A computed fold for a 104-nucleotide RNA from Roseivirga sp., annotated as SAM riboswitch aptamer (S box leader). NCBI's taxonomy places the organism under Bacteria, Pseudomonadati, Cytophagia, Roseivirgaceae, Roseivirga.

[in-house]
RNA sequence: UUCUUAUCAAGAAAAGCUGAGGGUAAUGGCCCGUUGAAGCUUUAGCAACCCCGACAAUUGUCGGAAGGUGCUACGUCCAGCCCACAAUGUGGGACAGAUAAGUC
Numbered sequence: 001u002u003c004u005u006a007u008c009a010a011g012a013a014a015a016g017c018u019g020a021g022g023g024u025a026a027u028g029g030c031c032c033g034u035u036g037a038a039g040c041u042u043u044a045g046c047a048a049c050c051c052c053g054a055c056a057a058u059u060g061u062c063g064g065a066a067g068g069u070g071c072u073a074c075g076u077c078c079a080g081c082c083c084a085c086a087a088u089g090u091g092g093g094a095c096a097g098a099u100a101a102g103u104c
Stems, first nucleotide, its partner, number of pairs: 003102006013043005021032003027079003044072003048069003051064005076096001081093005
């Protein structure tokens, strides 16, 4: 990467190198960025999944952070597609995306 399932309103930082972009389909917005983006390295932290433990007894609740991934601006940044309504907004859903586990 293919497919399946689950979750995505919360949480969580600095230093060094480097030097102009970034916010993850396309599009429209808006925001962040030389007061240093993205990337790499180190340390720290968070706790989404696997994992460890307890309770429950039916796949749930709580705790943990040794290990494997992951993550640490703004709701998956917002919209954009469909439905409903008290209608230029609110709510829900889908598509898409991200992460994890299993699988091809």